[in-house]
RNA sequence: UGCUUUUAUGGGCAAACUCAUUGAAAAAUGAGGACGCAAAACCACAGGUCUAAAGGCAAGAAAUUGCUACGACGGCUGGGUUGCACUU
Numbered sequence: 001u002g003c004u005u006u007u008a009u010g011g012g013c014a015a016a017c018u019c020a021u022u023g024a025a026a027a028a029u030g031a032g033g034a035c036g037c038a039a040a041a042c043c044a045c046a047g048g049u050c051u052a053a054a055g056g057c058a059a060g061a062a063a064u065u066g067c068u069a070c071g072a073c074g075g076c077u078g079g080g081u082u083g084c085a086c087u088u
Base pairs, nucleotide, nucleotide: 012037013036017032018031019030020029021028022027035075041081042080043079045078046077047076048073049072050071055068056067057066058065059064
């Protein structure tokens, strides 16, 4: 230094749910709480999923309905960037 096997120590984050706040909503933030995560740290570039108020398009006599992301999700996948540990 590499491989294999076994497998840590000390720690980290925080799902669902509850409360408060923001938002049209999806959802986000804070507190509580732990389902899990070796990048469950950061980033919306690609794909995917969610929402559709305003605006736009279409249908309708109308009420309204449908489509649409410039919105959201990094704990959906890929990708990019960065970080910690080193037991036998």
This is a predicted structure of an 88-nucleotide RNA (c-di-GMP-I riboswitch aptamer) from Alkalibacillus haloalkaliphilus. NCBI's taxonomy places the organism under Bacteria, Bacillati, Bacillota, Bacilli, Alkalibacillus. The coordinates come from a structure-prediction model, not an experiment, and the mean pLDDT is 83.